[in-house]
Background
The prediction has a mean pLDDT of 78. This is a predicted structure of a 99-nucleotide RNA (Bacterial small signal recognition particle RNA). Its Rfam family is "Bacterial small signal recognition particle RNA". Clan: SRP clan. The literature on the family includes a 2003 paper in Nucleic Acids Res by Rosenblad et al., "SRPDB: Signal Recognition Particle Database". Rfam classes the family as a non-coding RNA gene.
RNA sequence: CGACAGGCCCUGUACGAUUCUCGGUCAUGAAUCAUGUCAGGUGCGGAAGCAAGCAGCAUUAAGUGUUCUUGAGGAUGCGAUGCAGUAAGUCUGUCGUUC
Numbered sequence: 001c002g003a004c005a006g007g008c009c010c011u012g013u014a015c016g017a018u019u020c021u022c023g024g025u026c027a028u029g030a031a032u033c034a035u036g037u038c039a040g041g042u043g044c045g046g047a048a049g050c051a052a053g054c055a056g057c058a059u060u061a062a063g064u065g066u067u068c069u070u071g072a073g074g075a076u077g078c079g080a081u082g083c084a085g086u087a088a089g090u091c092u093g094u095c096g097u098u099c
Stems, first nucleotide, its partner, number of pairs: 001096008010085005015079002017076006023068002026065003034059004042051003
């Protein structure tokens, strides 16, 4: 100096970590301007009944919280992680050549 192999570096990819958005579960959730049911009372009626409907209760909307990667998508100055790639750089080893 060259060849080969490997490590580091670099790139890609998979997984993980962190994080963002969405989705699902559960809980909570409407003084009044959601729905249903509407005690009491009110109105109509000779009556039977009918009507509207406060409170209460229930179901939920928006929202809030919790939880699920055994849901989805994205991001990264993260990981001495796995796999792959080979242009350059650097290091190690083997062989060969030259001085």